Overview: The prediction has a mean pLDDT of 77. Two RNAs folded together computationally: RNase P RNA and transfer RNA, 418 nucleotides in total. Rfam match: Bacterial RNase P class A. Its family is annotated with tRNA processing, ribonuclease P activity and dimeric ribonuclease P complex in the Gene Ontology. The family's RNA type in Rfam is ribozyme.
RNA sequence: GCAGUCCACUAGGUGAUCGCUUGGCUUGGGUCAAGAGGAAAGUCCGGGCAGUGUAGGACAACGACAGUCGCUAACAGCGACCGGAGGUGACUCUAGGGAAAGUGCCACAGAAACGAAACUACCCCGAUGCUACGGUGUCCGGGAAAAGGUGAAACGAGUGAGGUAAGAGCUCACAGUCUGCCAUGGUGACAUGGCGGAGAGGUAAACCCUGUCGACUGCAAGGAGGUCUGCAUAAAGAGCUGUCCGCUCGCAGGCCGAUAACCGCUUGAGUCAUCUGGUAACAGGUGAAUUAGAUAGAUGAUCGCCCUCGACAGAACCCGGCUUAUCGGUGGGCUGCCAAG
RNA sequence: GCACCCGUAGCUCAGCUGGAUAGAGCGUUUGCUUGCGGAGCAAGAGGUCGCACGUUCGAAUCGUGCCGGGUGUACCA
Repeated sequence: GCAGUCCACUAGGUGAUCGCUUGGCUUGGGUCAAGAGGAAAGUCCGGGCAGUGUAGGACAACGACAGUCGCUAACAGCGACCGGAGGUGACUCUAGGGAAAGUGCCACAGAAACGAAACUACCCCGAUGCUACGGUGUCCGGGAAAAGGUGAAACGAGUGAGGUAAGAGCUCACAGUCUGCCAUGGUGACAUGGCGGAGAGGUAAACCCUGUCGACUGCAAGGAGGUCUGCAUAAAGAGCUGUCCGCUCGCAGGCCGAUAACCGCUUGAGUCAUCUGGUAACAGGUGAAUUAGAUAGAUGAUCGCCCUCGACAGAACCCGGCUUAUCGGUGGGCUGCCAAG
Repeated sequence: GCACCCGUAGCUCAGCUGGAUAGAGCGUUUGCUUGCGGAGCAAGAGGUCGCACGUUCGAAUCGUGCCGGGUGUACCA
C1' cells in the first nucleotide's frame, strides 16, 4: 500500500420569531426551566408491579427448553470453554440429550429399503442331457451377500493373508469406529493413554422417551362499595385447564354511587465518572446529577447562516434481552499478501 | 392491550399427516362453428407456492426469523 476480519462511538450544527406538554415562581397578565431512541419498532422471550382467596401439595394433560461451567431478579439471554463444520489466517457458524426402549416413514429406480432378498455375473457338494472323457450345456434345483447395476442410502469395519466348490469378520494380523472399565490432566463438558467388548443404516425441525421449567389475567391491571328483593340453610354449589387432597366462600337479581375527575405515573434489578475483584458476562465500593410523563394524546412550524447536505424512525406502567430497519462518519484491535528498510 | 387467521395462475379456491410434470372453476389466447355475435367444441399460454435461512436424499407442505393483509374483544371522544 492492497485485501480482509472483529469491536466501540456518533446520528447535522447554530440564531431569531411564533406555538405545544409538564413543573417552579407569580394576585392576574406573565416569566423561568425541562421536553423521544439506538432501535422508542416487532410484541418474540424473561421479570417487576397489580388483581384473582394466601396462589398451597400430588398426579395428569398441555407447552417451552436441551453440550459443560459460570453470570443474572429471571430467561429460549449473555460470557468463557468443550465437541462438530468452514476459512491460508484474523475469525465465523452450530435447534449440540436419546435411533445400543418402542412405533412409524424411507417416493421413483432397483432383485431387495431394514422384514429379508439371487436380476446379471460366480460356484456345483444336487438333478439331468451331450461327450472326442479334456470338458460342455439345461434347471419353478441348491450354495454364496464378496463383485456389477439402481438409488440419497444396499444390511453397514478398510487393507492384506488364510480359508472355501465358490464365497463371506468365516478366521487371523494391522489400522479405524462405537462402547465399558482403569490411569493421568481438567470444577466440568472433554482430551490423551492402557485393557476388555461390540457390529448397532438414516430420520426425533415424525410420534415418542429422559431431564428441567411453567397457575391465570394484564395499567383498559387495580385503587369502592352501599342498599333492597328473591332463593338456599349444612348438603349441594362456587373459587380463571382436569382429578384428588388441603383451604376459603352463601347464590342470583334490581337501584344508587365511585368514574369525563384524581391516584397508579415514573427514583429506577436506573444513569454517569472512578476504583477494586473476575479472562469475561458480571459483582462490589465511593462520588455526582435527578434527566419526558401525555390521556385524541406535547416534543413542532417559519425565516436566516455554515458544513461533508443529514438514514431508519417517534415514548403511553416499568425494566433485562432477542430480532428487524438504518444515508453516512469517526476511532481502535487483529490477520493475509506485496514492496522497502 | 390481548387473542387469532390468511398469503398458491389475472380473480376465487383446492393441495399443506413431505415424494419431485403444483391442480380446479371463472377469465384470457388461437382455431372450428355462424351472415355477424353469443353459446358450444378443440387446443394452448399463464406460477420465484409472500421473502430469507435451515432440517431432510427430497420442502407449497416441517422449523425459525421477517414482510404484507385481515378478524374478534372491551374503552374514550